[in-house]
A computed fold for a 348-nucleotide part of an RNA from an uncultured prokaryote, annotated as small-subunit ribosomal RNA, central domain. The full RNA is in RNAcentral, with records from ENA. Its Rfam family is "Bacterial small subunit ribosomal RNA". Gene Ontology terms of the family: ribosome and structural constituent of ribosome. Its mean pLDDT, the model's own confidence on a scale to 100, is 87.
Context: one part of a larger RNA
RNA sequence: UUGGGCGUAAAGGGCGCGUAGGCGGUCUUGUCGGUCAGAUGUGAAAGCCCGGGGCUCAACCCUGGAAGUGCAUUUGAAACAGCAAGACUUGAGUACGGGAGAGGAGAGCGGAAUUCCUGGUGUAGAGGUGAAAUUCGUAGAUAUCAGGAGGAACACCAGUGGCGAAGGCGGCUUCUUGGAUUGAUACUGACACUGAGGUACGAAAGCGUGGGGAGCAAACAGGAUUAGAUACCCUGGUAGUCCACGCCCUAAACGAUGAGAACUAGAUGUUGGAGGAAUUUAUAAUCCUUUAGUAUCGUAGCUAACGCGAUAAGUUCUCCGCCUGGGGAGGCCGCAAGGUUAAAACUC
Numbered sequence: 001u002u003g004g005g006c007g008u009a010a011a012g013g014g015c016g017c018g019u020a021g022g023c024g025g026u027c028u029u030g031u032c033g034g035u036c037a038g039a040u041g042u043g044a045a046a047g048c049c050c051g052g053g054g055c056u057c058a059a060c061c062c063u064g065g066a067a068g069u070g071c072a073u074u075u076g077a078a079a080c081a082g083c084a085a086g087a088c089u090u091g092a093g094u095a096c097g098g099g100a101g102a103g104g105a106g107a108g109c110g111g112a113a114u115u116c117c118u119g120g121u122g123u124a125g126a127g128g129u130g131a132a133a134u135u136c137g138u139a140g141a142u143a144u145c146a147g148g149a150g151g152a153a154c155a156c157c158a159g160u161g162g163c164g165a166a167g168g169c170g171g172c173u174u175c176u177u178g179g180a181u182u183g184a185u186a187c188u189g190a191c192a193c194u195g196a197g198g199u200a201c202g203a204a205a206g207c208g209u210g211g212g213g214a215g216c217a218a219a220c221a222g223g224a225u226u227a228g229a230u231a232c233c234c235u236g237g238u239a240g241u242c243c244a245c246g247c248c249c250u251a252a253a254c255g256a257u258g259a260g261a262a263c264u265a266g267a268u269g270u271u272g273g274a275g276g277a278a279u280u281u282a283u284a285a286u287c288c289u290u291u292a293g294u295a296u297c298g299u300a301g302c303u304a305a306c307g308c309g310a311u312a313a314g315u316u317c318u319c320c321g322c323c324u325g326g327g328g329a330g331g332c333c334g335c336a337a338g339g340u341u342a343a344a345a346c347u348c
Stems, first nucleotide, its partner, number of pairs: 004323003007306002012320001014201001016199002021194002025088007034080001035077008049065006091191001092188004096183003103177002106174004110154001115149007125136002162169002206247006215241002220236004258319006266297012301308002325347002330341004
């Protein structure tokens, strides 16, 4: 480069915002560089193709013709795409009014429980296990009552419930703030989609400085188990887990499924909104329609199969990422741990 692919065989970037680029709704007019048509010139000879001829034939050779993707000039066409101008509202967005939500950041508050401390009651065990022991306890433990300290996490509600781009988010109150959704109008008028680089965010662990430290607990110590036991079990226990600020930038970061748009049978649940029906004083509940999510089943179709199936892995379009072995220098980033990109030798 030509093709084929990316749920599970190699392959969707962890996830947003967005630059260049690519791509882009309806109608009208103009233009003609793209596009299409004609003409002229050129497109060496040989070769290829066609006609004729010469070596006895053929290969081979001679002669004539045709063809020649293309290029240049020129004359036109105007559907499509581009460009220029104008218009439109269905894509996109704005204004107004609602309801829902563990969405984010800050501050304050609360109760249960664990641990520790003080005091009371009380006496010989407690704890732990498959069984034990290490361990704690007559310097009064365990148990129980009262008071206090401190840290961390928020039972029930709780739900194939909700919110968020992803990571993720759960006690209560307050303050501040983002997004989605919905209703009826009005407005802007293609402002859209994607997005190489770039940039923001990014669980846990880890790192730096300073705090904090109840419980849990890598490392470590001891007790068991065992042939051994650098483990599983038990008793302890330090980093860490928590907070502030700054790094790290990785995960089975998973739906192992990129984003956007259009189209293509149904059925059942559930969350949020809107409209309607009959009953009812009203709320509520029930049913119907519609819309945005979320979940189960399933038709056509797809798939190697499993399965997917309007939340597609169906039928199509636009843009990006990635795959087609292992290996690993160098570059870039980082305090380090390491991360990222990845040539060649060699190997398969």